[in-house]
RNA sequence: GCGCCGGUAGCUCAGUGGUAGAGCAGGGGCCUUUUAAGCCCAAGGUCGCGGGUCCGAUCCCCGCCCGGCGCACCA
Numbered sequence: 001g002c003g004c005c006g007g008u009a010g011c012u013c014a015g016u017g018g019u020a021g022a023g024c025a026g027g028g029g030c031c032u033u034u035u036a037a038g039c040c041c042a043a044g045g046u047c048g049c050g051g052g053u054c055c056g057a058u059c060c061c062c063g064c065c066c067g068g069c070g071c072a073c074c075a
Base pairs, nucleotide, nucleotide: 001071002070003069004068005067006066007065010024011023012022013021018055027041028040029039030038048064049063050062051061052060
C1' cells in the first nucleotide's frame, strides 16, 4: 500500500431502512434478624467522525479515524 471483518449503554453483544434492545455492572424497592440469592422498578445512547441518497439512515453509498486478520513491499 491492497483486501476482508469489526466500532451500538460503564462492560459483553443483538438489531440491519419506519426512529435502538438484552444480559451483566451501578441506583432504588420487596423479601430476609443481616448479608448473599431471588423478585420488582427506574435510569443510562452524538449507533466511531464527516458528507451523500431517501419522505425517513444504526442499517444503503463515499471519504476519513481506530482495532483485528490476511496479502504485498522491505536495495
Transfer RNA from Candidatus Uhrbacteria bacterium RIFCSPHIGHO2_02_FULL_54_11, 75 nucleotides, folded computationally. RNAcentral holds the sequence, with entries from ENA. Its mean pLDDT, the model's own confidence on a scale to 100, is 81.